[in-house]
RNA sequence: GGGUCCGUGGCUCAGCCAGGUAGAGCGCACGGCUGAUAACCGUGAGGUCCUGGGUUCGAACCCCAGCGGACCCA
Repeated sequence: GGGUCCGUGGCUCAGCCAGGUAGAGCGCACGGCUGAUAACCGUGAGGUCCUGGGUUCGAACCCCAGCGGACCCA
């Protein structure tokens, strides 16, 4: 220098193919249960979906450029 894949709550990831209300598990907070703790049960908070631009009535999703990471080629 070229190519492929990845970037979404604190962490691990789904959702992208086929545009239409942003989700799960774990963690966290509060409550229940218990003599108490753990486990278990319930409720809740928490993400302008890596950045910028474009297309569209509407973009996490499509297009372009950039940034970061992994791998391959040179």
Description
Transfer RNA from Methanobrevibacter sp., 74 nucleotides, folded computationally. Rfam family: tRNA. The family's RNA type in Rfam is transfer RNA. Its family is annotated with triplet codon-amino acid adaptor activity in the Gene Ontology.